[in-house]
């Protein structure tokens, strides 16, 4: 050092150019004599950082970080 796969809410994952989403986890109401359980709604996210292409980037290119896996080197 080089190839290669990964980074999205707190945690697992989806989404590969035009609505940022599921599931669990939080709060809050409903049900109950209470508690699970069900059932309803909210919060929470500049999509690892930075350029660059586009009328438009989570996504396409370039660099760098971080982690994982393989190979090379050095001894």
């Nucleotide at each position: 050092g080089g190839g290669c796969c990964a980074g999205u809410g707190g945690c697992g994952c989806a989404g590969g150019g035009g609505g940022a989403g599921c599931g669990c986890g939080u709060c809050u109401c409903c049900u109950u004599g209470g508690c699970a359980u069900g059932g309803a709604g909210a919060a929470g996210g500049u999509c690892g950082g930075g350029g660059g292409u586009u009328c438009g980037a989570a996504u396409c290119c370039c660099c760098c970080c971080u982690g994982g896996u393989c190979c090379a080197c050095c001894a």

Background
Model confidence (mean pLDDT): 84 of 100. Predicted 3D model of a 75-nucleotide RNA (transfer RNA) from an Armatimonadota bacterium. Taxonomically the source falls in Armatimonadota (Bacteria, Bacillati). Its Rfam family is "tRNA". The family's RNA type in Rfam is transfer RNA. The sequence is in RNAcentral, with records from ENA. The same sequence occurs in records of 2 taxa.